[in-house]
Large-subunit ribosomal RNA, domain IV from a Phycisphaerae bacterium, 352 nucleotides, folded computationally. Its mean pLDDT, the model's own confidence on a scale to 100, is 84. Taxonomically the source falls in Phycisphaerae (Bacteria, Pseudomonadati, Planctomycetota).
Context: one part of a larger RNA
């Protein structure tokens, strides 16, 4: 000096980012339990007591043997083992579940209903999943998914209270308002349109024809071109649809103090944010402002609403229980400190 361990005066968290490590608590048996609740919990709640050994067995329960009665399975007696402690009497010790094993408790917020499930080797959660709820597909050789655009499987020896997809996440209260974007459903007048059918038109070659020649025209066939017509989904176009993507204002002006603004005005929007909750795990201004806790509180609780930039199944908002979640506060006992000491065993070291 490092490890792993015991013990400690006085104090009791003053340590620290944070009680992080330790302590305390701990089985049993009794008596006893609040608020809240989904009436199941909540709860070993909290909280108080017993606990050892030896004699008496006054005394109980169970069970065996016995004697007697008699309504033959029941009473009384007696013994014997086993448990029990309502109790008397001693005894030892700080201490009696004497050693081990073995819950600290209590209030109150957040998240998430839970039991589970995950980052094999820094994250166990509030992430994932769940039953529950919604939509949306799928009438069976379903839809969908695997497979060579196959055959086949799978779904399923199932059949719409099914099966696939997607969201959301028990429960209880609810889930406003917009369909102009996007998407997705349906609709079919009209506009747009591809191949393809269509082939007016031109061009190329060429018998012939005309020229003295150069050269010019030029049937039919072939052959390059290629007008208008015709020509379907789509697309525009009309309607649905938000538990589909998504999105839910501005400025001005007003009551007989002020302040405020139910009320009016204009702009603009497809429609302007309802119910709730709100400085929130979402608030920048911010340690917002009031209240409570504390001597003292950038945390924590309860309000207020001026939501930088809350809000309804990317759910709102409550919520009993449950949790190695996380935020706070309080008891109880703590070597975490004040601030340190001292032991035990191990290793480092050093010296021999």
């Nucleotide at each position: 000096c490092c490890g792993u361990c015991c013990u400690u005066a006085a104090g009791g968290a003053a340590c620290u980012a944070g009680g992080c490590a330790a302590u305390u608590u701990u089985c049993c048996c009794c008596c006893g339990u609040a608020a809240g609740u989904u009436c199941g919990c909540g709860a070993u709640a909290a909280g108080g007591g017993g606990u050892c050994c030896c004699u008496c067995c006054g005394c109980g329960u169970g069970u065996g043997c016995u004697u007697g009665a008699u309504u033959u399975a029941u009473c009384a007696g007696g013994u014997g083992c086993a448990u029990g402690g309502c109790g008397a009497g001693g005894g030892c010790g700080c201490a009696g579940a004497g050693a081990a094993a073995u819950g600290g408790c209590u209030c109150u917020g957040g998240c998430g209903a839970c039991u589970g499930u995950u980052u094999a080797u820094c994250a166990a959660a509030a992430a994932c999943a769940c039953a529950g709820u919604u939509c949306u597909g799928u009438g069976c050789c379903a839809a969908c998914u695997c497979g060579u655009a196959a055959a086949g499987a799978g779904g399923a020896u199932g059949u719409a209270u099914a099966c696939a997809g997607a969201a959301u996440g028990a429960c209880g209260c609810c889930u406003g308002c917009u369909c102009g974007g996007u998407g997705c459903c349906g609709g079919a007048a009209g506009g747009u349109u591809a191949a393809g059918g269509g082939g007016a038109g031109g061009g190329g070659u060429c018998a012939g024809c005309c020229g003295c020649a150069a050269g010019g025209c030029g049937a039919a066939g072939c052959u390059c071109u290629a007008a208008a017509c015709u020509g379907a989904a789509g697309c525009c176009c009309c309607g649905g649809u938000a538990a589909a993507c998504g999105g839910c204002g501005g400025c001005c002006g007003u009551a007989a103090c002020u302040a405020u603004g139910a009320c009016g005005g204009u702009c603009c929007u497809a429609a302007g944010g309802u119910a709730g909750c709100g400085a929130a795990g979402u608030u920048c201004c911010u340690u917002g402002u009031c209240g409570g806790g504390u001597a003292a509180g950038u945390u924590c609780c309860g309000a207020c609403g001026u939501g930088c930039a809350u809000g309804a199944a990317c759910g709102g908002c409550g919520u009993a229980a449950c949790g190695a979640c996380u935020g706070g506060a309080g008891c109880a006992g703590u070597g975490u400190c004040u601030c340190a000491a001292g032991g035990a065993c191990g290793g480092a070291c050093u010296c021999g």

The RNAcentral record of the full RNA draws on ENA.